This is a predicted structure of a 76-nucleotide RNA (transfer RNA) from Candidatus Gottesmanbacteria bacterium RBG_16_37_8. Its mean pLDDT, the model's own confidence on a scale to 100, is 82. The RNAcentral record of the sequence draws on ENA. It matches the Rfam family "tRNA". The family's RNA type in Rfam is transfer RNA.
RNA sequence: GGGCUCGUAGUUCAGCUGGUAGAACACUCGGUUCGCAUCCGAGAGGUAGGCGGUUCGAGUCCGCCCGAGUCCACCU
Numbered sequence: 001g002g003g004c005u006c007g008u009a010g011u012u013c014a015g016c017u018g019g020u021a022g023a024a025c026a027c028u029c030g031g032u033u034c035g036c037a038u039c040c041g042a043g044a045g046g047u048a049g050g051c052g053g054u055u056c057g058a059g060u061c062c063g064c065c066c067g068a069g070u071c072c073a074c075c076u
Stems, first nucleotide, its partner, number of pairs: 001072007010025004019056001027043005049065005
């Protein structure tokens, strides 16, 4: 330098051929317990890596950039 895959909640991830974002764990509150843990219930938390484009509508499609992983090439 080139190809490919990926970037979504604090973390690990899902989201099926475009219709307005969810699970688990963690966190907060309540119940249970003498208390803690476990368990049960409820709740908070994300303009989706950034900027544009297409569209009535984009997490999803297209372009550029940034970052991560991987393969190849180049150089000493």